[in-house]
This is a predicted structure of a 702-nucleotide part of an RNA (large-subunit ribosomal RNA, domain II) from an uncultured Lachnospiraceae bacterium. The coordinates come from a structure-prediction model, not an experiment, and the mean pLDDT is 84. Rfam family: Bacterial large subunit ribosomal RNA.
Context: one part of a larger RNA
RNA sequence: UCCGGCGAGUUGCGGAUACUGGCAAGGUUAAGGGCGUAAAGCCCGGAGCCGCAGGGAAACCAGGUCUUAACAGGGCAGAAAGAACUUUCAGUUCUUUACAGUCAGUAUACGCAGACCCGAAACCGGGUGAUCUAUCCAUGUCCAGGAUGAAGUUGCCGUAAAAGGCAGUGGAGGUCCGAACGCACAUCCGUUGAAAAGGGUGGCGAUGAGGUGUGGAUAGGGGAGAAAUUCCAAUCGAACCCGGAGAUAGCUGGUUCUCCCCGAAACAGCUUUAGGGCUGGCCUCAUGGGAGUCAAAUGGAGGUAGAGCACUGAAUACCCGCGGGGGCGUCAAAGCUUACCAAAGGUUAUCAAACUCCGAAUGCCAUGAUGAUGCUCCAUGGGAGUCAGACUGCACGAGAUAAGUCGGGCAGUCAAGAGGGAAAAAGCCCAGACCCGCGGCUAAGGCCCCAAAGUGCGUGUUAAGUGGAAAAGGAUGUGGGAUUUCGAAGACAGCUAGGAUGUUGGCUCAGAAGCAGCCACACAUUCAAAGAGUGCGUAACAGCUCACUAGCCGAGAGGUCCCGCGCCGAAAAUGUCCGGGGCUGAAACACGCCGCCGAAGCCCGGGAGUCUAUGGAGACAUAGACUGGUAGGGGAGCAUUGCCGGCGCGCCGAAGCCGUACCGAAAGGAGCGGUGGAGCGCCGGGAAGAGAGAAUGCCGGA
Numbered sequence: 001u002c003c004g005g006c007g008a009g010u011u012g013c014g015g016a017u018a019c020u021g022g023c024a025a026g027g028u029u030a031a032g033g034g035c036g037u038a039a040a041g042c043c044c045g046g047a048g049c050c051g052c053a054g055g056g057a058a059a060c061c062a063g064g065u066c067u068u069a070a071c072a073g074g075g076c077a078g079a080a081a082g083a084a085c086u087u088u089c090a091g092u093u094c095u096u097u098a099c100a101g102u103c104a105g106u107a108u109a110c111g112c113a114g115a116c117c118c119g120a121a122a123c124c125g126g127g128u129g130a131u132c133u134a135u136c137c138a139u140g141u142c143c144a145g146g147a148u149g150a151a152g153u154u155g156c157c158g159u160a161a162a163a164g165g166c167a168g169u170g171g172a173g174g175u176c177c178g179a180a181c182g183c184a185c186a187u188c189c190g191u192u193g194a195a196a197a198g199g200g201u202g203g204c205g206a207u208g209a210g211g212u213g214u215g216g217a218u219a220g221g222g223g224a225g226a227a228a229u230u231c232c233a234a235u236c237g238a239a240c241c242c243g244g245a246g247a248u249a250g251c252u253g254g255u256u257c258u259c260c261c262c263g264a265a266a267c268a269g270c271u272u273u274a275g276g277g278c279u280g281g282c283c284u285c286a287u288g289g290g291a292g293u294c295a296a297a298u299g300g301a302g303g304u305a306g307a308g309c310a311c312u313g314a315a316u317a318c319c320c321g322c323g324g325g326g327g328c329g330u331c332a333a334a335g336c337u338u339a340c341c342a343a344a345g346g347u348u349a350u351c352a353a354a355c356u357c358c359g360a361a362u363g364c365c366a367u368g369a370u371g372a373u374g375c376u377c378c379a380u381g382g383g384a385g386u387c388a389g390a391c392u393g394c395a396c397g398a399g400a401u402a403a404g405u406c407g408g409g410c411a412g413u414c415a416a417g418a419g420g421g422a423a424a425a426a427g428c429c430c431a432g433a434c435c436c437g438c439g440g441c442u443a444a445g446g447c448c449c450c451a452a453a454g455u456g457c458g459u460g461u462u463a464a465g466u467g468g469a470a471a472a473g474g475a476u477g478u479g480g481g482a483u484u485u486c487g488a489a490g491a492c493a494g495c496u497a498g499g500a501u502g503u504u505g506g507c508u509c510a511g512a513a514g515c516a517g518c519c520a521c522a523c524a525u526u527c528a529a530a531g532a533g534u535g536c537g538u539a540a541c542a543g544c545u546c547a548c549u550a551g552c553c554g555a556g557a558g559g560u561c562c563c564g565c566g567c568c569g570a571a572a573a574u575g576u577c578c579g580g581g582g583c584u585g586a587a588a589c590a591c592g593c594c595g596c597c598g599a600a601g602c603c604c605g606g607g608a609g610u611c612u613a614u615g616g617a618g619a620c621a622u623a624g625a626c627u628g629g630u631a632g633g634g635g636a637g638c639a640u641u642g643c644c645g646g647c648g649c650g651c652c653g654a655a656g657c658c659g660u661a662c663c664g665a666a667a668g669g670a671g672c673g674g675u676g677g678a679g680c681g682c683c684g685g686g687a688a689g690a691g692a693g694a695a696u697g698c699c700g701g702a
Stems, first nucleotide, its partner, number of pairs: 001702006011113004016108008026050003032044004054061002064076004079097008116254002119251001123244006134218009143208001145177003148173001152169006181205003185202005220236001222232003257637006267280005281386002283383007291376001292373004297367004306358001307356002312352003317347003323341002325338004389414006396407003419430003434607004439603003445597003448581003454594001456593006467583001473568002477565010494552005500525003505519003531546001535544002608627008638691001640688002643685007656675005662669002
């Protein structure tokens, strides 16, 4: 991992709702008892409970009662209709007709119980453990060899005597080196190991706080601890075993056959509440009712978008200028003054979710002829699930006018929705799948090939593979439009020639001569024209140019703005921004046109079910509509194993197993053949240890 078997809403009691059955103004027995059986069953038992009447705390009263002084009022209760009477309301009387519960069974949810199943970490009680290990006690035992050479002491020297010195002797030490023994510092190996802690090579202690044998002591909130939350039998922040015990688990996982009808929520309020709950909202089923929704129109409430500045505030410019500051003034003051600040006011032009003199569109409320829809609406009762939502569009808040970000609002989709498109892709576009068809038409999107359908038509654009990723900004890219200036009295470009004189203008300066700089007139003259000079250049001149003019030439030339498509701006990590191939009068882009393809959409044919309507006593028939679906509600069935009743099969072969082309909408059910060798089935009931693929499920096997 696979296969097989086992494996999870049960049972008792209680009240609730629905249905079925018995009896019925009544219904029913409980404990217990009698008879009796293989199991069963029958009978007695009326205590009690519910109902038939309510009111009161109660006594108690009673179609009324309680409150109270009250025959007043009020509370609660008393079925309806009619008639008559009384003072309206209302009450009283009469007549008639009403008013059903209870006990069981079944189904469902709930409560109490382990209460669908498996699962803790833990808590408590009683016991078992110190053969491991920690410490202690008692009693034994072990430590090759070598080294060092303390005290003491002997001799000699020495001293007044000592002290001291030297040489021996001696053999001390948590002394040294190093085996056994003990330890565990480094590293390598080992890591489903040879080993649930080892092996190799080194290392440390090795007469000591040493090692070790045997016997004994200390026990679980307790022991022991040269102290690490360390050890107490491979277990230790509280051992192990059994029990309380099916602890509890708002948590995770799992929860077994089929089909049909409907079909959510991820919200509000409250919550030691936030991944839990309760009530409401939204779903479903039953019963009753007879409404509901939408549209024109009409009548309303309102302060958003926009706009505005009349209020509240904010933000500028100018005028005016209260007041303040500075200066002058003889201390003080008056006074004068001011390119300072500046209130209020004025003018022009602004801004605001918490501003409004104004003010929509929608939406909302109400009425609602008529029309549309056709159970969508309301009430009561039974059963739920939901309380993590996601993305997209729009208008907002938070954030950074960030986020596949956070929050609420409106709508859509997904959730719970398959199909087609977007290469692939829950939330985007198209479109809502009852089943079948080798039938047809379309939607989005497409029609050169992959790949169904146009290498379709017309007119333009693009040269960038733009298309097929991006901004500010930049540019004689290119197409279209508008406007303006010059131009046959000859423009623009090019070529030829001129481009002068006063004068080197004045100043400045070493110099300043058109051309460092400053100033001024922007002078005047000759001219076809020529600046007191456009740029280069010189130390300064010189020189080369330009403006300007003439000639040659001969028809357009220059500027500004707008629009279309393109260009640059453009650097990233597996492999290139069309899905690929590939595409350039297109297979790109724009505007038109005609075809075609394309889905589970629509249509056609066949079939099934549900609901409604009509007909029918019913069976059923006809017609129309409907039949995606998670949580969940409702309905109808299939299969398994006992039991009861009935009917059958079987050694001329039961069950089981193997094979198989049959039947049914499904769960499933037959037939036949083989195997097997003794039991089994069908119909109608009734009862469940009643359906397996998942639970890191349990057991067995491969």